This is a predicted structure of a 489-nucleotide part of an RNA (small-subunit ribosomal RNA, 5' domain) from an uncultured bacterium. The coordinates come from a structure-prediction model, not an experiment, and the mean pLDDT is 82.
[in-house]
Context: one part of a larger RNA
RNA sequence: AUGAACGCUGGCGGUAUGCUUGACAACAUGCAAGUUGAACGAAAAUUAUAAUCUUUUUAGAUUAUAAUAUUGAGUAGCGGACGGGUGAGUAACGCGUAAGAAUCUACCUUUAGGAAAAGAAUAACAAUUGGAAACGAUUGCUAAUACUUUAUAUGCUGAGAAGUUAAAUGGGUUACCGCCUAAAGAUGAGCUUGCGUCUGAUUAGCUAGUUGGUGAGAUAAAAGCUUACCAAGGCAAUUAUCAGUAGUUGGUCUGAGAGGAUGAUCAGCCACACUGGGACUGAGACACGGCCCAGACUCCUACGGGAGGCAGCAGUGAGGAAUUUUUCGCAAUGGGCGCAAGCCUGACGAAGCAAUACCGCGUGAAGGAUGAAGGCCUGCGGGUUGUAAACUUCUUUUAUUAGAGAAGAUAAUGACGGUAUCUAAUGAAUAAGCAUCGGCUAAAUAUGUGCCAGCAGCCGCGGUAAUACAUAUGAUGCAAGCGUUAUCC
Numbered sequence: 001a002u003g004a005a006c007g008c009u010g011g012c013g014g015u016a017u018g019c020u021u022g023a024c025a026a027c028a029u030g031c032a033a034g035u036u037g038a039a040c041g042a043a044a045a046u047u048a049u050a051a052u053c054u055u056u057u058u059a060g061a062u063u064a065u066a067a068u069a070u071u072g073a074g075u076a077g078c079g080g081a082c083g084g085g086u087g088a089g090u091a092a093c094g095c096g097u098a099a100g101a102a103u104c105u106a107c108c109u110u111u112a113g114g115a116a117a118a119g120a121a122u123a124a125c126a127a128u129u130g131g132a133a134a135c136g137a138u139u140g141c142u143a144a145u146a147c148u149u150u151a152u153a154u155g156c157u158g159a160g161a162a163g164u165u166a167a168a169u170g171g172g173u174u175a176c177c178g179c180c181u182a183a184a185g186a187u188g189a190g191c192u193u194g195c196g197u198c199u200g201a202u203u204a205g206c207u208a209g210u211u212g213g214u215g216a217g218a219u220a221a222a223a224g225c226u227u228a229c230c231a232a233g234g235c236a237a238u239u240a241u242c243a244g245u246a247g248u249u250g251g252u253c254u255g256a257g258a259g260g261a262u263g264a265u266c267a268g269c270c271a272c273a274c275u276g277g278g279a280c281u282g283a284g285a286c287a288c289g290g291c292c293c294a295g296a297c298u299c300c301u302a303c304g305g306g307a308g309g310c311a312g313c314a315g316u317g318a319g320g321a322a323u324u325u326u327u328c329g330c331a332a333u334g335g336g337c338g339c340a341a342g343c344c345u346g347a348c349g350a351a352g353c354a355a356u357a358c359c360g361c362g363u364g365a366a367g368g369a370u371g372a373a374g375g376c377c378u379g380c381g382g383g384u385u386g387u388a389a390a391c392u393u394c395u396u397u398u399a400u401u402a403g404a405g406a407a408g409a410u411a412a413u414g415a416c417g418g419u420a421u422c423u424a425a426u427g428a429a430u431a432a433g434c435a436u437c438g439g440c441u442a443a444a445u446a447u448g449u450g451c452c453a454g455c456a457g458c459c460g461c462g463g464u465a466a467u468a469c470a471u472a473u474g475a476u477g478c479a480a481g482c483g484u485u486a487u488c489c
Stems, first nucleotide, its partner, number of pairs: 001487002004485005011361006017354002019319001024317001026316002029314003034078003039075002043071002045068010085272003094197007103189002108185007116150004125140006155164003170177002198244003205235003210232008247269004251262004274295005297308004325351001327350003333347001334345004364394004374385004399426006408416001433478005438459003444473005454461002
């Protein structure tokens, strides 16, 4: 000094911190990523108008049109690649630092242009139908900012000829929001390289896409990245290869420094998401709460087949010396969608639990000798506890009760919270322990015990006068803590 634990004890506040072990093929339950009706059709409701029908005639039903606000599902767009978790793997261009060239970048900003002509479907829905379910199948209908074709071109490719590539005249409350192309910026990302980055030689040789070249392919992009052929190279005592261990940095702890140790919280980067593999979509993933395959495990089943993944927040089991609530709120900050209103947000803001840590405060103050009683010691005179108590006079931090009551928000909107804070009243009232006392090391006597019981960090104590064991009294140290254990300097 600590993300600590254990024993005894425990009044309050503030600020932090809180599975270090089983990345356990473990997880009940709830929540953690949605949003847009100003992209689209459809459905339902209400109102109004018109038409038809009924007869219960100031009514009811159906159909059509219009308006209004709304909704589960569906098509479509954007976002689910952020935010949040964990540290298993990784000794590596992974990280740190300094450079580089052969690249991409949705949303955002700026600039310059453009938006022409057509078309075919499909979900929803309806009918029929399979299945226990999950989920489907067939036929028919329909829309779009969904999809397709044609045209055009500042662009791109090319030496040139030439080739090739766009769009939604969409939506709207008529303010505006969008669509396409090109160029630039910003942001983010990919790639390459120099240097630095633990231990072991009781690991000395390693390497065959291996090292280089040419052609071809692949990629956003350089490159053995991949492939065919050719050459035989490449690395290594300046430690290759192999083995062990390990996320890394800013930092943190310690130290006068040099250094040593460490990598919780917070911040940057990386890797992972039941285990292994794979791609799809997309500006971006080989994707924690997406898909497919295989495996282990758990659950459902009508035995044909299906469903699942807390290393998100709470919470459970297990492991362990050991680590919290199945809380409140989107009020603030930030994020996604939306023109907006708004919706979502276990990010976040708060509260709860824990002396786990740090800091602050308190448990009263002044006076008070007959040095009371009691305890302990005694040489029996006394000494000590001790101004300590009693008693007197004060004070009220804290506590309790009552009243007032914020800032955090900007016109409105406050979870926290009637919280912080302020005022008044009551009354010393509600609040002290732990370890040690042989030397190191501050502080000693009595009794008990008798090498026993026990103590102990080291030296060592204890066998009948123990300042070292146990108890009592006293003392010393620290104090809401004290001591022990573990680990680092």